Overview:
Small-subunit ribosomal RNA, 5' domain from an Actinomycetota bacterium, 518 nucleotides, folded computationally. Its mean pLDDT, the model's own confidence on a scale to 100, is 85. NCBI's taxonomy places the organism under Bacteria, Bacillati, Actinomycetota.
Context: one part of a larger RNA
RNA sequence: GGACGAACGCUGGCGGCGUGCUUAAUACAUGCAAGUCGAGGGACGAAACCAGUCUGGGUAACCAGACUGGCUGAAACCGGCGAACGGGUGAGUAACACGUGGGUAACGUGCCCUGGACACCGGGAUAACAACGGGAAACCGUUGCUAAUACCGGAUGACCUCUGCGAACCGCAUGGCUCGCAGAGCAAAUGCUCCGGCGGUCCGGGAUCGGCCCGCGGCCUAUCAGCUUGUUGGUGGGGUAACGGCCUACCAAGGCUAUGACGGGUAGCUGGCGUGAGAGCGCGACCAGUCACACUGGGACUGAGACACGGCCCAGACUCCUACGGGAGGCAGCAGUAGGGAAUCUUGCACAAUGAGCGCAAGCUUGAUGCAGCGACGCCGCGUGUGGGAUGACGGCCUUCGGGUUGUAAACCACUUUCAGCGGGGACGAAGCCCUCUGGGUGACGGUACCCGCAGAAGAAGGUCCGGCCAACUACGUGCCAGCAGCCGCGGUAACACGUAGGGACCGAGCGUUGUCC
Numbered sequence: 001g002g003a004c005g006a007a008c009g010c011u012g013g014c015g016g017c018g019u020g021c022u023u024a025a026u027a028c029a030u031g032c033a034a035g036u037c038g039a040g041g042g043a044c045g046a047a048a049c050c051a052g053u054c055u056g057g058g059u060a061a062c063c064a065g066a067c068u069g070g071c072u073g074a075a076a077c078c079g080g081c082g083a084a085c086g087g088g089u090g091a092g093u094a095a096c097a098c099g100u101g102g103g104u105a106a107c108g109u110g111c112c113c114u115g116g117a118c119a120c121c122g123g124g125a126u127a128a129c130a131a132c133g134g135g136a137a138a139c140c141g142u143u144g145c146u147a148a149u150a151c152c153g154g155a156u157g158a159c160c161u162c163u164g165c166g167a168a169c170c171g172c173a174u175g176g177c178u179c180g181c182a183g184a185g186c187a188a189a190u191g192c193u194c195c196g197g198c199g200g201u202c203c204g205g206g207a208u209c210g211g212c213c214c215g216c217g218g219c220c221u222a223u224c225a226g227c228u229u230g231u232u233g234g235u236g237g238g239g240u241a242a243c244g245g246c247c248u249a250c251c252a253a254g255g256c257u258a259u260g261a262c263g264g265g266u267a268g269c270u271g272g273c274g275u276g277a278g279a280g281c282g283c284g285a286c287c288a289g290u291c292a293c294a295c296u297g298g299g300a301c302u303g304a305g306a307c308a309c310g311g312c313c314c315a316g317a318c319u320c321c322u323a324c325g326g327g328a329g330g331c332a333g334c335a336g337u338a339g340g341g342a343a344u345c346u347u348g349c350a351c352a353a354u355g356a357g358c359g360c361a362a363g364c365u366u367g368a369u370g371c372a373g374c375g376a377c378g379c380c381g382c383g384u385g386u387g388g389g390a391u392g393a394c395g396g397c398c399u400u401c402g403g404g405u406u407g408u409a410a411a412c413c414a415c416u417u418u419c420a421g422c423g424g425g426g427a428c429g430a431a432g433c434c435c436u437c438u439g440g441g442u443g444a445c446g447g448u449a450c451c452c453g454c455a456g457a458a459g460a461a462g463g464u465c466c467g468g469c470c471a472a473c474u475a476c477g478u479g480c481c482a483g484c485a486g487c488c489g490c491g492g493u494a495a496c497a498c499g500u501a502g503g504g505a506c507c508g509a510g511c512g513u514u515g516u517c518c
Base pairs, nucleotide, nucleotide: 001518002517003516004515006514007513008512009511010510013382014381015380016379017378018377019375020374021340026338027337028336030335031334032333035081036080037079040078041077049070050069051068052067053066054065055064056063057062088293089292090291098217099216100215101214102213103212104211107210108209112206113205114204115203116202117201118200120154121153122152123151129144130143131142132141133140134139160185161184162183163182164181165180166179167178169176170175191198192197219265220264221263226256227255228254231253232252233251234250235249236248237247238246268290269289270288271287272283273282274281275280295316296315297314298313299312318329319328320327321326346372348371349370350369354368355366356365357364358363385415386414387413388412395406396405397404398403419459421454422453423452424451425450429445432442433441434440435439462507463506464505465504466503467488468487469486473502474501475500476499477498483490484489
C1' cells in the first nucleotide's frame, strides 16, 4: 500500500447492486417449510351456492332457521406417484473424501424417448364404516360388512434369465462372444373417461443419473520407528445390482515401512478468493460442483433409488404431558427465542415469474424461488447549491500595536432546483395456459421504477491529524505533574510532541482505531 462475512469510537442526507451467528454441531416456545390425483376405489353424500316451500323477527328492504330438489363434491380411509429432489450445516473425515485422467470382459437406472410382443380365466381378504369393549391420554382390541388400477392363484411367453449339448471366432488362460437345439422359470388393469383422450404388463435399444475399481495430485509432526492376525495371498462356500477378506471355513505366512508405514495434531475438498511484477504465500464467507451429517450411538424396513433432516425400531442423555399404569418430542429448513459472544437481520408479502411434485387438464402445493423489511457491513453513483460580492464589516485569534489572519468566507444582490418533500400520470417483467376464440382473463414487487408539475437555498458534514518518518504552527495553561506514544521519543517554568483555543493539512457520508492475511 492492498484486502475483509469484520468489530469498536465519533459522525451520518439519498439511491442502486451485493452481503449479514466466523462463537455453543448449545437448548428451543409459536407458526409455516411435501404434497397431490374423484379420469383407480368404497363409503359418506358435508359446508357453501342456486331454486322452491315453511317458521320467527321487521313498516319495508331484509335477517335468522328448518325442509325439499339441483349442482358441486369437504375432512377421514384404501390405492397410485412424490416424499432419496429441493432447503440447512461443516461436527466428523488426511480418506479413492476431493480434483484430474482412465477403467467396468464386474453393475443398476422410476419418470422420459424409441422399437417389438401382449393384456385370457378365476379367487380370497381388508381399511373406512357399524356394534361392543379397554384407556386419563396416546391409542388399541374383538366381532360384523364392502370395493378397487390393492392382493393372490392358474393360463399364455415374442423377447428375456438359467442349465445342458453342438458349431464358428477371440484369448496364454479361468473365459468371452455369436448361432442352433433341448429343458426349466418369469407378465398384466378390456381399467378409467367429459369419447377428445388417459392408462397397464413383458422385452430390446437410447438418454439421463448413479454404484464400483485404478494412475497421478494437494497439511504439520521422527521429541511418533517399527506397524499388521481378516492381517497378505489362495481354495471352497455365502452375500451383493456388481468385483472384492465384503463375510465365513480351511490352507500358506505373508503384507506395509526413512520415497516416512504406524501413531499424534489440524482440517470437509475443489472451481475459486486475497495479495504479489511474477514465482509464491495466505484463505476456502457469498455463488457453483462434490462429500459428510441431521439430539448421541446402533439397526434394518419400504422402494428404481435411503440405511432416509421434517419415516420406522432399539438403547442413551435431555425436555414436556400424566389419572403414575403409560405416553409425546428433536429448527445444522424459513422466521423467531434464550444462551454464548467484540459481533451478525423480519415470528413480512406472493406463488405474478423461474423451477419442482402430483394431475388429461383446470388446478393444488412449494419459507425452493421471486420480492419487500432491518444494518454505511461492502462496492458504486448523487447531493448538501451556483455566480457576483471589499470599506477586506462585526466577532475570534495573533501582534513588533503599525497591523496580520479567519476571508469572498459572511452579510447583501442575481440565479438554479438534482436528491429529499408534495400533487398528477404510471409500467416492462405475460408468456404459457384457459374459455362461450375477430375476443376475454392472469403482477407479490407496487401506485414501485419512470414521466410531468409545484414551492423554496430551502431539509442534508463530519472525522482524524499538524516534533521527525509524514502534508499541516502559533498563543495560553501545566511544570518528569497531569498526560502523549506505531518507532525514535516528548513533559523537571519560554513544550510547534501533554490540555484548550485560533489557524492549518488530509480524507469525506464517512473518518479513525483494533484484529487478520499478502